[in-house]
This record gives sequence, structure tokens and C1' cells, in this order.
RNA sequence: GCCUUAUCAAGAGUGGCGGAGGAACGGGUCCUGAGAAGCCACGGCAACCACAAGAUGCAUCCGAAGUGCAUCCUGUACGGUGCCAAAUCCCACGACGCAGCAACAGCGUCGAAAGAUGAGGA
Repeated sequence: GCCUUAUCAAGAGUGGCGGAGGAACGGGUCCUGAGAAGCCACGGCAACCACAAGAUGCAUCCGAAGUGCAUCCUGUACGGUGCCAAAUCCCACGACGCAGCAACAGCGUCGAAAGAUGAGGA
């Protein structure tokens, strides 16, 4: 890098180094010398994995218990990731709706695509 799957309107920053960009791409709109990216230290958020309790189902068993697996729910934060401007900052493609004389423009809803992150896989 590829495939599958879940989530993405909540939440959480200071200092040092650095020195002009950054918010993925295009457009918009923002952030930024009152210091961008990046790196480091410390801190924090969250709860995907993890761990623990409970419920249900399935498997094992003649049956139960026990054990395993799955789903749901509650909790923990030692560990593996992740994250700490703005909804994934907004739009982009499609369907539908609203208003309108009308439209490829506007507004709204839903979905897709793309992207990010986790978990699993070839």
C1' cells in the first nucleotide's frame, strides 16, 4: 500500500527547540511572526483494543454446573494505539423535499464517494 468492519456534531494543551507555513487533494472559509509545520518533554481527553462484573443466545454435555464464543450493558484506565482550533471546518457525487416563472444557482434531509482512527485479515 490492499481487503473487511466499527466510529467520526462530545471531549482534551502547556513549555522548549524550530522559523513559514498549516487545516489530506480542488474550491471556499479560516488558523498563523501575539510564532505555522515538524521534533522533544510533561500534561490531558476518550474508551477502539485490553481488563473486570452482569444479562441473553449458541456450542460443548443425557442434562446442569463449568468452560468457550457472540451480542448487549456497566465499570476501570496499569498496558497497545489514537486524539487534544473550527462537525472529517464547509462544499464537492446522487436522490428527495422547500421556495421560486424557472434553473446546472439557494436552503434543508438522507445516502454515496473520499479521508481519518481502531480492530481483524490476505

Predicted 3D model of a 122-nucleotide RNA (SAM riboswitch aptamer (S box leader)). The model forms 97% of the base pairs in the Rfam consensus. Its mean pLDDT, the model's own confidence on a scale to 100, is 84.